[in-house]
RNA sequence: AGUCGAUAGGGCGACUGAAAAUAGUACAUUAAGCCCUAAGCGUCGCACUGUUUAAACAGUGCGGGUUGU
Numbered sequence: 001a002g003u004c005g006a007u008a009g010g011g012c013g014a015c016u017g018a019a020a021a022u023a024g025u026a027c028a029u030u031a032a033g034c035c036c037u038a039a040g041c042g043u044c045g046c047a048c049u050g051u052u053u054a055a056a057c058a059g060u061g062c063g064g065g066u067u068g069u
Base pairs, nucleotide, nucleotide: 001016002015003014004013005012007038008037009036010035011034026069027068028067033041043064044063045062046061047060048059049058050057051056
């Protein structure tokens, strides 16, 4: 310097051409992803629609957006 930990900014950390991770303070807890702000990508619940015997999958809408020490 670049890339990565979903996105933007900041922090923390890892890696060196790969995009992952046992790292990101510890423990417990949660479906909830390292932390903060914003947002609502993943994800969880409900409703509707389509395929389907059903299960399941896909789409749309509404809601939630880990918590505690």
Pistol ribozyme from a soil metagenome, 69 nucleotides, folded computationally.
The coordinates come from a structure-prediction model, not an experiment, and the mean pLDDT is 86.
Its Rfam family is "Pistol ribozyme". Rfam links the family to the GO term catalytic activity. A reference for the family is Weinberg et al. (2015), "New classes of self-cleaving ribozymes revealed by comparative genomics analysis", Nat Chem Biol.
Of the family's consensus pairs, 100% are formed in the model.
The RNAcentral record of the sequence draws on MGnify.